[in-house]
Parts: sequence; structure tokens; C1' cells
RNA sequence: CCACAUGACUCGCCUAAUCCUCAAAUCUGAUGAGGAACGGAGGAACCACAUCUGGGGUGAACUCGCCAACGUGCGAGCGGGUAUCCUUCACCCGAACCCGUCAGCUAACUCCGGCGGCGAUUAGAAGGAGAGUG
Repeated sequence: CCACAUGACUCGCCUAAUCCUCAAAUCUGAUGAGGAACGGAGGAACCACAUCUGGGGUGAACUCGCCAACGUGCGAGCGGGUAUCCUUCACCCGAACCCGUCAGCUAACUCCGGCGGCGAUUAGAAGGAGAGUG
């Protein structure tokens, strides 16, 4: 000097998943309780619609096609992410879990969540439109 790996701080990304107060502890933190931002489910009338091939929910995470080789393969459409938003291009993702025969919408009302996983780059680029800060 280069490459790879690990740790800390800091700044960020995905996600609803961040913040505040109190108590014990008492250097700090973990922990418990309560609340707020944000998020989800159930639940009339009216309207709508099925199931008997069960059905349904969270979530972007679905549909179709191709191959002698059926791989968790390839392609297309569509959906989601990449440090405010829109368009185009580029790259990446399209999982997982839950309810248990049962749930459409749904005012009043009732219940629940408020985790976790990653990155270290002048933050993907260009054009346009805004907002905030100094």
C1' cells in the first nucleotide's frame, strides 16, 4: 500500500414497528407498568356475494406460458424496494406466517400489534416539481 474479515461510534435502509412517563434498579443498561405516533382485525342497516372442489387473514410477495431434460429452471405481465414526490432508465425482491369449518361491506361499539432484519456507498442516475434547514 492492497485485499478480506470483525468490533465500536455515527449516519442510513426495509418494515406499522418509533417516542414519552413512572417504578425497581441505581454508573449505564436490560426488566415491569402506563400512554402517544403509526398499524391491523371483528362488528348493523342498505347493497353485494358465495360455500358444499372448504373458506379466510397479515404481507409487495400474484397470474400466465415454455422445456426431452420438472430444476424450487427460464420467460412475460403485474406488484414492491433503492435517503421528499413524479416520470424514464438501472439494479434488487416477489417470502414467510396465522385462524380453524368461521368472518363480504359495515355506523355505534369491541379487540389486538407497536417486532425483527440489513448497509458502510460521497448515499442508483437523469429531468422536473416541492418542502425543510442555515